[in-house]
RNA sequence: GCGCCCAUAGCUCAGUAGGAUAGAGCGAACGCCUCCUAAGCGUUAGGCCAGAGGUUCGAAUCCCCUUGGGCGCG
Numbered sequence: 001g002c003g004c005c006c007a008u009a010g011c012u013c014a015g016u017a018g019g020a021u022a023g024a025g026c027g028a029a030c031g032c033c034u035c036c037u038a039a040g041c042g043u044u045a046g047g048c049c050a051g052a053g054g055u056u057c058g059a060a061u062c063c064c065c066u067u068g069g070g071c072g073c074g
Stems, first nucleotide, its partner, number of pairs: 001073007010026004019057001028044005050066002053063002
């Protein structure tokens, strides 16, 4: 330098033939339970889906560029 893959909550991930308010587990806070802690149960918070642009009535999802990471080739 070229090609391919990945980027979604603090962490690990799901969600892609475009369409309802973007989800789960773990973790966190609070509550219940307990003499206390853990375990268990419940509730809540936490994201503008890596960034910019485009297509579209509508984009996490499609297209282009950029950034970061991984793999291969030279």
This is a predicted structure of a 74-nucleotide RNA (transfer RNA) from Clostridiales bacterium 43-6.
The source organism's lineage runs through Bacteria, Bacillati, Bacillota, Clostridia and Eubacteriales.
Its Rfam family is "tRNA". Gene Ontology term of the family: triplet codon-amino acid adaptor activity. Rfam classes the family as a transfer RNA. From the family's description: Transfer RNA (tRNA) molecules are approximately 80 nucleotides in length.
Model confidence (mean pLDDT): 82 of 100.